[in-house]
RNA sequence: GCGUGGGAGAGUCCUCGGACGACCUCCGGGGCGCCGACGGGGCAACACCUCCCACUAACCUCUCAGGCUUCCGGACCACGC
Numbered sequence: 001g002c003g004u005g006g007g008a009g010a011g012u013c014c015u016c017g018g019a020c021g022a023c024c025u026c027c028g029g030g031g032c033g034c035c036g037a038c039g040g041g042g043c044a045a046c047a048c049c050u051c052c053c054a055c056u057a058a059c060c061u062c063u064c065a066g067g068c069u070u071c072c073g074g075a076c077c078a079c080g081c
Base pairs, nucleotide, nucleotide: 001081002080003079004078005077006076011032013031014030015029016028017027018026019025033068034067035066039064040062041061042060
């Protein structure tokens, strides 16, 4: 890296439009609220070092993107190659 399996969090709340003969329901746009485990940004110590500078992480943090019914996605874990 590939395959298989497991895999959390947070409103489907309001509104507009479309679909449907109509309700329900579904899809899309907007508003506010919310989530962090794709991605992205930020910081420490240790080590090195005369000192300074520099270098450096995350599941921490920021929510930019992303996500908040199901599906999909999904860090990470297990097994196989």